[in-house]
Context: one part of a larger RNA
RNA sequence: CUAGGUGUAAAGGGCGUGUAGGCGGUUUGUUUAGUUAGAUGUGAAAUCAUACAGCUCAACUGUGUGGCUGCAUCUAAAACUGGCAGACUAGAGUAUGGAAGGGGAAAAUGGAAUUCCUGAUGUAGCGGUGGAAUGCGUAGAUAUCAGGAGGAACACUCAUGGCGAAAGCAAUUUUCUGGUUCAAUACUGACGCUAAGGCGCGAAAGCUAGGGGAGCAAACAGGAUUAGAUACCCUGGUAGUCCUAGCCGUAAACGAUGGUCACUAGGUGUAGGGAAGAAUCCUUGUGCCGACGCUAACGCAUUAAGUGACCCACCUGGGGAGUACGGUCGCAAGGCUGAAACUC
Numbered sequence: 001c002u003a004g005g006u007g008u009a010a011a012g013g014g015c016g017u018g019u020a021g022g023c024g025g026u027u028u029g030u031u032u033a034g035u036u037a038g039a040u041g042u043g044a045a046a047u048c049a050u051a052c053a054g055c056u057c058a059a060c061u062g063u064g065u066g067g068c069u070g071c072a073u074c075u076a077a078a079a080c081u082g083g084c085a086g087a088c089u090a091g092a093g094u095a096u097g098g099a100a101g102g103g104g105a106a107a108a109u110g111g112a113a114u115u116c117c118u119g120a121u122g123u124a125g126c127g128g129u130g131g132a133a134u135g136c137g138u139a140g141a142u143a144u145c146a147g148g149a150g151g152a153a154c155a156c157u158c159a160u161g162g163c164g165a166a167a168g169c170a171a172u173u174u175u176c177u178g179g180u181u182c183a184a185u186a187c188u189g190a191c192g193c194u195a196a197g198g199c200g201c202g203a204a205a206g207c208u209a210g211g212g213g214a215g216c217a218a219a220c221a222g223g224a225u226u227a228g229a230u231a232c233c234c235u236g237g238u239a240g241u242c243c244u245a246g247c248c249g250u251a252a253a254c255g256a257u258g259g260u261c262a263c264u265a266g267g268u269g270u271a272g273g274g275a276a277g278a279a280u281c282c283u284u285g286u287g288c289c290g291a292c293g294c295u296a297a298c299g300c301a302u303u304a305a306g307u308g309a310c311c312c313a314c315c316u317g318g319g320g321a322g323u324a325c326g327g328u329c330g331c332a333a334g335g336c337u338g339a340a341a342c343u344c
Stems, first nucleotide, its partner, number of pairs: 003316004007298002012312001014201004021194003025088007033081002035077008048066007091191001092188004096183004103177007110154001115149007125136002162169002206247006215241002220236004258311006266289010293300002317344003326337004
């Protein structure tokens, strides 16, 4: 490579967008590139198959025949694939009218709580733990009340719920803005699917510069515990956590399950929309339970891990190793790509 695979055994790219490429609805005509059939030429010899023959047999050798699965040219066919021209509306999209939503960005505002400051009341403790101690407090703490400052996060509602491609998104209001879905018509007329490279987004931590800093809290210090305790517990506490601009580009980035389309029993919740009310039904999501089927089993089961089609990514024993070297990206940390010797 072939083949078989990728929820948990090795294996789905973190997610999107989209280029090349691959694949692609119904129908008419045409073409004959692919395709199919026939013919001609060629396909050296040896090798190969087969029949016979020669060495006493065999290997070996000789002769005949076949084959050499291929290539070229010519002729023919026109179903399928492709090309060209035309048509269609079931895919896709646009318009119109509704709907829901923590989807995104910016600005403004709000209350509760913690901390700190000021004032007042008030007096000896407070705090903390398994128990303590460090710590705070007669320079008046803790507690209570009033006022002020500042930062961060938005209790209840909250849900098996909603939105987003994923990361993720939750106080309130305003402005700007993306997507989704439903209904009925009209329009465009295959405009589609996937997607190597590319480009963009991408939690947390980390980095650069400037701000900010209430609470929390790596590092660090102290108190305990302990044989020790560079920990778990306690008292403190700096980066950081927050904002602006830029970088980093990784996660158990998980549904450990790539995307799209079609088909294949049901039952029961729930969110959005619709059918004139209800019953009920249709549709788009989101859960649970289950038939067939699948699976090594667990389990999956119309939100498939079932049955098929197309495209991409990835896997091929464990360790060495996501290491070395090289390349490339990065300020760095490091990322991406990614072996071998050796060993079991």
Model confidence (mean pLDDT): 88 of 100.
The part of an RNA shown here (small-subunit ribosomal RNA, central domain) has 344 nucleotides and comes from a metagenome.
Rfam family: Bacterial small subunit ribosomal RNA.